[in-house]
Predicted 3D model of RNase P RNA and transfer RNA as a complex of 485 nucleotides.
Rfam match: Bacterial RNase P class A. By type it is a ribozyme. From the family's description: Ribonuclease P (RNase P) is a ubiquitous endoribonuclease, found in archaea, bacteria and eukarya as well as chloroplasts and mitochondria.
Its mean pLDDT, the model's own confidence on a scale to 100, is 77.
RNA sequence: GGACCGGACGGUCGCUUUCGGCGUCUUCGGGCGCGGGGAGAGGAAAGUCCGAACUCCACAGAGCGGUGUGCCGGAUAACGUCCGGGAGGGCGGGUUCAAGCCCGUUCGACGGAAAGUGCCACAGAAAAUAUACCGCCCGCAUCUUUCGGGAAGCGGGUAAGGGUGAAAAGGUGCGGUAAGAGCGCACCGCCGCGGCAGCAAUGCAGCGGGCAGGGCAAACCACACACGGAGCAAGACCAAAUAGGAAGGGAGUUCGAAGCUUGGUUCUUACGGAUCAGGGUUUCGGACACGUGCCGGCUCGGUGCGUCCAACCUUCGGGUAGGUCGCUAGAGCCCCGCAGUAAUGCGUGGCCCAGAGGAAUGACCGUCCCGCUGGAGCAAUCCGGCGGACAGAAUUCGGCUUACAGGUCC
RNA sequence: GGGCGCUUAACUCAGCGGUAGAGUGCCAUCUUCACACGGUGGAAGUCAUAGGUUCGAAUCCUAUAGCGCCCACCA
Numbered sequence: 001g002g003a004c005c006g007g008a009c010g011g012u013c014g015c016u017u018u019c020g021g022c023g024u025c026u027u028c029g030g031g032c033g034c035g036g037g038g039a040g041a042g043g044a045a046a047g048u049c050c051g052a053a054c055u056c057c058a059c060a061g062a063g064c065g066g067u068g069u070g071c072c073g074g075a076u077a078a079c080g081u082c083c084g085g086g087a088g089g090g091c092g093g094g095u096u097c098a099a100g101c102c103c104g105u106u107c108g109a110c111g112g113a114a115a116g117u118g119c120c121a122c123a124g125a126a127a128a129u130a131u132a133c134c135g136c137c138c139g140c141a142u143c144u145u146u147c148g149g150g151a152a153g154c155g156g157g158u159a160a161g162g163g164u165g166a167a168a169a170g171g172u173g174c175g176g177u178a179a180g181a182g183c184g185c186a187c188c189g190c191c192g193c194g195g196c197a198g199c200a201a202u203g204c205a206g207c208g209g210g211c212a213g214g215g216c217a218a219a220c221c222a223c224a225c226a227c228g229g230a231g232c233a234a235g236a237c238c239a240a241a242u243a244g245g246a247a248g249g250g251a252g253u254u255c256g257a258a259g260c261u262u263g264g265u266u267c268u269u270a271c272g273g274a275u276c277a278g279g280g281u282u283u284c285g286g287a288c289a290c291g292u293g294c295c296g297g298c299u300c301g302g303u304g305c306g307u308c309c310a311a312c313c314u315u316c317g318g319g320u321a322g323g324u325c326g327c328u329a330g331a332g333c334c335c336c337g338c339a340g341u342a343a344u345g346c347g348u349g350g351c352c353c354a355g356a357g358g359a360a361u362g363a364c365c366g367u368c369c370c371g372c373u374g375g376a377g378c379a380a381u382c383c384g385g386c387g388g389a390c391a392g393a394a395u396u397c398g399g400c401u402u403a404c405a406g407g408u409c410c
Numbered sequence: 411g412g413g414c415g416c417u418u419a420a421c422u423c424a425g426c427g428g429u430a431g432a433g434u435g436c437c438a439u440c441u442u443c444a445c446a447c448g449g450u451g452g453a454a455g456u457c458a459u460a461g462g463u464u465c466g467a468a469u470c471c472u473a474u475a476g477c478g479c480c481c482a483c484c485a
Stems, first nucleotide, its partner, number of pairs: 001410005007368007015040005021034005042390001046401002049399005054231004066227005071085005086110001088107008112221001116220002118216003133162002135158006142151003170188006189211001190209004195204003235325004245316005252288010262277006289307008332351003336347004369388008411481007420434004428465001436452005458474005
């Protein structure tokens, strides 16, 4: 690092669920009591970080915006997961004058910095259009001299050396030069071109070019690809009491007119009109009745307003409490075989493995096991004490991450 | 069960790649007979924890811890 287990057995008393039995009551739906059989947490059930199934909502089409992913190939229902490969970084060893190269091991958010924008503090001469602080070299003129030279100044050359920094404008070596420099050469790196190998990432060798283009994209961004939203407290069904909603009754009688509407007869080619009948409805007006206010000369009269609302009854719809479903036979588990380097896929056979709903899966005792420790004993061993983790299903799967006493194998 | 947010001085909050700040509070001192007010100066921080990206992280990314909020039928 990988794979696996994560206390065992027995007894007593309980809990959840399921299937029978017996007794008893019954409004015949079932209720209550007693007793029995079966099943009953995890490797992470956790975090809710990704991906799906399932359900509801939204949805012409296209674009903008937003979020995520990012070497290549494969696996998969899907994934940011897994498998294999490639290139790179770290460490160790070997080798070379040195840069470098080779081998082993290990790591991971590993596309684009030559589209554009932005940032690179402090230090430093200079931080991306490069640059001359010290140093080195050359020239000029001045001073000095022991005539070899030295000192300060000015003008040039120089990126080799020093110094600063996380980072200094290809690296190492040789040549070359006044000193230097890809200035020249060799090797390494880089760029371009085509070739070969590979599905590809990429690798290998060749030719050409003295070399341009510092770093940061877990900065904005450009490119490619993917993505509608919410989540089982999703959602579906049945359905009390109370409150609230709708319709009807409660909640008058009658007459006239007009409008709308229904049917018959008739005129008209038709449109349309005339007439009759009765029902419903709206508006207006009158009479009676009822309720109520005011006034008066109050057993009555006049006049105004209203005939609505509510209690109550019936029916209907939404819907709360409550109940039922969703709910566990599934991308399921085990063995074997085959294909594949592997992830994984295919096939034969076998198995059924919690489904509760404020939420069960527990408590005690005994024996054994493991670790630490005390005492007795020469020793084998015996008698004691303490401890045995992380954590607990809540719609269900595939991953990742995090927590974890102890043990087994490689 | 499910969906989100916040942790910076004793308290309340800024800061969002380049030496951590403000107000209140605290301490010392001046002023006053003394106190308050006022003036001057000062102390106080693992930026919740750990790892990563970067030359450099309070700030960006990931994990963990603590605290808080919302969601039950219809609108």